[in-house]
């Protein structure tokens, strides 16, 4: 200098105003938000990962847990620069499931959950 196991902690933001209506934080107009790692320089929309949803198997024997797989959204133009689809300017676009007096990225719920991963401990270690 590098590295595995184990342990601990941390680990997601956002509807404010107006309109219609019996009724909308769900529709319409304006507004607001952006997990983790990587990438020649900083990314919701470049490459991946996680989450959510679904399927199969193991296990259980009545629903703990584990494994494998599938699905999984969206960006261009100009400028600066050695280098940027990441910065600056402009104009766009996207957002699981269940629920709801009425259709939800923003409200309620699974979730005081899980997890990508981050930091630390073990460690004057191997």
């Nucleotide at each position: 200098g590098u590295u595995g196991a184990c342990c601990u902690u941390c680990g997601g933001g956002g509807c404010g105003g107006g309109g219609u209506g019996u009724g909308a934080a769900u529709c319409c107009c304006c507004a607001c938000c952006g997990g983790c790692g990587g990438u020649g320089a900083a990314a919701g929309c470049c490459c991946g990962c996680g989450a959510c949803u679904c399927u199969g198997c193991u296990g259980c024997u009545u629903u703990a847990a584990g494994c494998a797989g599938a699905u999984u959204g969206a960006a261009c133009c100009g400028g600066u620069g050695u280098a940027a689809u990441u910065c600056c300017g402009g104009u766009g676009c996207c957002g699981a499931c269940c629920g709801u007096u009425a259709a939800a990225g923003u409200c309620g719920g699974g979730a005081u959950g899980a997890a990508a991963g981050a930091a630390g401990g073990c460690a004057u270690a191997a």
This is a predicted structure of a 126-nucleotide RNA (FMN riboswitch aptamer (RFN element)) from a Candidatus Firestoneibacteriota bacterium. Model confidence (mean pLDDT): 80 of 100. The source organism's lineage runs through Bacteria, Bacteria candidate phyla and Candidatus Firestoneibacteriota.